RNA sequence: GACAGAGUAGGGAGAGCGCGUCAAGUGCCGGCAGAUGGGAUGUCGCCGCCGGACGAAGGCGAAAGCCGCGAUGAUCUCCCGCGUCCGCUGUC
Numbered sequence: 001g002a003c004a005g006a007g008u009a010g011g012g013a014g015a016g017c018g019c020g021u022c023a024a025g026u027g028c029c030g031g032c033a034g035a036u037g038g039g040a041u042g043u044c045g046c047c048g049c050c051g052g053a054c055g056a057a058g059g060c061g062a063a064a065g066c067c068g069c070g071a072u073g074a075u076c077u078c079c080c081g082c083g084u085c086c087g088c089u090g091u092c
Stems, first nucleotide, its partner, number of pairs: 001092005010080006017073002019070003028052005034046001038086005058067003
């Protein structure tokens, strides 16, 4: 120097465990802030707070509880997963 590769934030599926069903959560809009391959930079994306609009599926049972429902939560497993420059690993 050439070629190949690994790894972020996070996403999807599955499993078991929870939460809500007395409506929180999720999703949508706006504002502010933050994190984001090892370094720099940065956007789609991610995330926290505040504000706004919208808004739901319950049923059975004497009870324990069971069956549902929710763009429901985190965990585990598998799969996927940085644009540019540098770095790292391998081969030549």